Context: one part of a larger RNA
Molecule: small-subunit ribosomal RNA, central domain
Organism: Olea welwitschii
Order: sequence, then structure tokens, then C1' cells
RNA sequence: CUGGACGUAAAGUGUCUGUAGGUGGCUUUUCAAGUCUGCCGUCAAAUCCCAGGGCUCAACCCUGGAUAGACGAUGGAAACUACCAAGCUGGAGCACAGUUGGGACAGAGAGAAUUUCUGGUGGAAUGGUGAAAUGCAUAGAGAUCGAAAAGAACACCAAUGGUAAAAGUACUCUACUGGGCCAACACUGACACAGAGAGAUGAAAGCUAGGAAAGUAAAUGGGAUUAGAUACCCCAGUAGUCCUAGCCGUAAAUGAUGGACACUAGGCACUGUGUGUAUUGACUCGUACAGUGCUAUAGCUAACGUGUUAAGUAUCCCACCUGGGGAGUACAUUCGUAAGAAUGAAACUC
Repeated sequence: CUGGACGUAAAGUGUCUGUAGGUGGCUUUUCAAGUCUGCCGUCAAAUCCCAGGGCUCAACCCUGGAUAGACGAUGGAAACUACCAAGCUGGAGCACAGUUGGGACAGAGAGAAUUUCUGGUGGAAUGGUGAAAUGCAUAGAGAUCGAAAAGAACACCAAUGGUAAAAGUACUCUACUGGGCCAACACUGACACAGAGAGAUGAAAGCUAGGAAAGUAAAUGGGAUUAGAUACCCCAGUAGUCCUAGCCGUAAAUGAUGGACACUAGGCACUGUGUGUAUUGACUCGUACAGUGCUAUAGCUAACGUGUUAAGUAUCCCACCUGGGGAGUACAUUCGUAAGAAUGAAACUC
């Protein structure tokens, strides 16, 4: 390589867009490149295989024969693939009518809480813990009632719920904007799927520059605990956390399950639409799509489990795996200000 795998044993790129290459719906025609087939030539001998024979047998030797396959020439077949031409509407797209939503971005505004500051009342503690202490407080704390400021996050509603490609996304209102679904039935007529490289996006932490700084909190200091305690507990507390402009490009980035399409028992529930029955109306009872869940048959699975949202039955395309350690290390290259990221061995050892 072939073959076999990829939920949990090694293995699905974090996610999307898309180039090359790959694969591709139905009907008719052309052509004969792939495909199938007849005939001819070549593929030295020895070797291998088959049938005879010779050394007493065997190894060995001699004689004869043969398939499959490859390449080239030539004649044919036309189902399938490709090509040519013409058409179709089921895949795909577009227009029109509705509808849903924490989808994206920008601006404006509200309330609760916290901390600080200021004023009043008041007068000894408060805070914290398993128990304490450090801390704070007669220069008036804690408690309580007013006024003010600041920053960050948005209780209830809230759900097994919605939405987005994923990361993610929730106080309220406004402007602009992307997507989905459903219905009716016009239009285009295979325009599709997937995608090596490539591009975009990508939590938290971290980095650069400038702001902001209430709470919280790596580092750090102190108090405890302890044999020790560079920890767990407590009192403080700086980067960071927040905003703007860039960088980084990683996560148990998980459904540990790549994407698309078709088929294969049911039952129950929720979300968004349409429709039938019913009604004054909201319900109710059915039903069809699209999504989200629970349970379960067949099947699959080593088992656990999965089971129309497949890990079932098939096809197409991509990524990836090949004993444990060494090691996601070394070296080299690319990227990055750096931290590091990506690609990624071997010796040796079991």
C1' cells in the first nucleotide's frame, strides 16, 4: 500500500466560506476516450507449472506443452461513465405574502445592591471563625435616617425554553441589519455536495498603547492551623477583571459523535407556523412541515449504550489512527513584541 477503524479502547480539524482535484437527478440523440470483444505481432533462453523420458531412486538432466496478463496494430458492440446536442422538474436557487427569536452593531434611559463622601440621631464595641487573632473604633466605629458621587453586573419573568456556523448571547427603548421557518403557487432549469492548500471568525488567560477603577482578586504582607504550612480558614491587597485601538489563536473549543442525501415500528412532551372540527371568543380534539427533548421495537455494539436528531441500512467528499514510554520533547522552518503557537522525529527502553 491493501485491508480495518475513528461516542467511551489510538483516531472527527474549535467553527464557517471557498480554489484546485473528487463525486453528482430524469429523458432522448451523437461519438467511441474509458469499458467489453474477435484476430495479428511482440514479451530471448534458463527458471516456475503440466505430461512424458534418462541417470538403480531422488536431487539433477532432456523433450514437448500451456494459461493469465502487459504493450502495439486492426475489425466490431454501445448497456454504463465521459463527450456532443436537445429537453424535463423532483435537487438547488430566486420573487411575492406572513411569522419567530437573549442573532449582530450603534445610541439613549431606569431601578435594586455595593463602596466612598457629607449631614443628623446615638454612645462602645464591631468584624471574623470550628475556636481565635491580625483588622477597624471615643480623633465617635458598627447600627439607623437623609443628600451626593462612582464603577461593574442586570433579581423576579426563567423553562426539559429561544437563537447563532461555532465561540457565544438576557434590564428597558429606538435606528439600521443578517439568518431561519411556514403557506400559496409563478420563474430559472442541475445552477448541486463536499473541500487539500487558502481566507474569515474564535471563551478565558496573556501582551502593547491610552483611559477607567465600585466590587472582586493571581502576586505580596499579616493573623491562625500545623511537626512544618511557601496551602486549605481569616484580615488587607497590586496586576487583572471594565472601555477604546491592535496582537495572541489556544480549551475537557464536548454530543469526547465531520458534512450532505435517501430509506427503516411506535408512544409522550415542548417551541414556531399552516390547516380541519368546534366556538361569540380563548380553550379542546385531530393533522402536516421545521426544530428541541424523554421513552422504546428491529438492527448495531466488547459492553455501556444508541435507536427517524442513529452509534441502523447504503452512497459521495474531507480530516485523522496504527503498542506504552521517550514526546507533543529535540532539531529545522513559518508565525508572534513576548509568552508561546503550528508542523514534528530518532536513539534508547518495556